[in-house]
RNA sequence: GGACCCUGAUGUAACUGGCGACGAGUGGACUUAACCACAGUGGAGCAUGAGGGUAUACGGCCGGUCGCCUGGGCAAAGAGC
Numbered sequence: 001g002g003a004c005c006c007u008g009a010u011g012u013a014a015c016u017g018g019c020g021a022c023g024a025g026u027g028g029a030c031u032u033a034a035c036c037a038c039a040g041u042g043g044a045g046c047a048u049g050a051g052g053g054u055a056u057a058c059g060g061c062c063g064g065u066c067g068c069c070u071g072g073g074c075a076a077a078g079a080g081c
Base pairs, nucleotide, nucleotide: 003054004053005052006051007050009048010047011046012045015042017069018068019067020066021065022064025038026037027036028035060074061073062072
């Protein structure tokens, strides 16, 4: 000294729910619910490496779309070991 941000690449990857409609999985439960198994899809994040940037920047992100709901994950911040 190791930082942070942005954009590709490779690997990995939590979470990927219920009802109605839209080509919108199969089987079994559930409304005191929003789950289980398999398949598929999306996928933040993390790691490595490359390029660019150091700001008047950034200041949450993720599951096909819309509506009504439910529950998580990651990141960030704080505290403790």

The RNA shown here (ZMP/ZTP riboswitch aptamer (pfl RNA motif)) has 81 nucleotides and comes from Paenibacillus sp. UNC451MF. It matches the Rfam family "ZMP/ZTP riboswitch aptamer (pfl RNA motif)". The literature on the family includes a 2015 paper in Nat Struct Mol Biol by Jones and Ferre-D'Amare, "Recognition of the bacterial alarmone ZMP through long-distance association of two RNA subdomains". Its family is annotated with regulation of purine nucleotide biosynthetic process and one-carbon metabolic process in the Gene Ontology.